[in-house]
RNA sequence: GGCCGGGCCCAUGCAGGGCAGCCGACGCGAACCUGGUCAGGUCCUGACGGAAGCAGCCAUAAGCGAGGGGCACCGGUGCAAGGUCGCCUGGUCGCG
Repeated sequence: GGCCGGGCCCAUGCAGGGCAGCCGACGCGAACCUGGUCAGGUCCUGACGGAAGCAGCCAUAAGCGAGGGGCACCGGUGCAAGGUCGCCUGGUCGCG
């Protein structure tokens, strides 16, 4: 100096861990300033009817909750297969 192997280093894939970010499903959820339906009552009308509309109920907004579906991030925890030739090391061959 050449060849081969191993380790460090680098990045990748799959699991798994952490944070809680985004999206989706579920549940809860506004006395009034959301909607629908509006008992009672109120108003208009000679009457027939009509109007607005509180409570209640239903649906939901903002938001909250639980579980954990998907995506993303972090770390090197496990496995797998690679790369740079930067370092260390082993074997072998050649030269001095």
The prediction has a mean pLDDT of 75. This is a predicted structure of a 96-nucleotide RNA (Bacterial small signal recognition particle RNA) from a Planctomycetota bacterium. It is recorded under the gene name ffs. The sequence is in RNAcentral, with records from ENA. The model forms 91% of the base pairs in the Rfam consensus. Its Rfam family is "Bacterial small signal recognition particle RNA". Rfam's curators write: The signal recognition particle (SRP) is a universally conserved ribonucleoprotein involved in the co-translational targeting of proteins to membranes. Rfam classes the family as a non-coding RNA gene.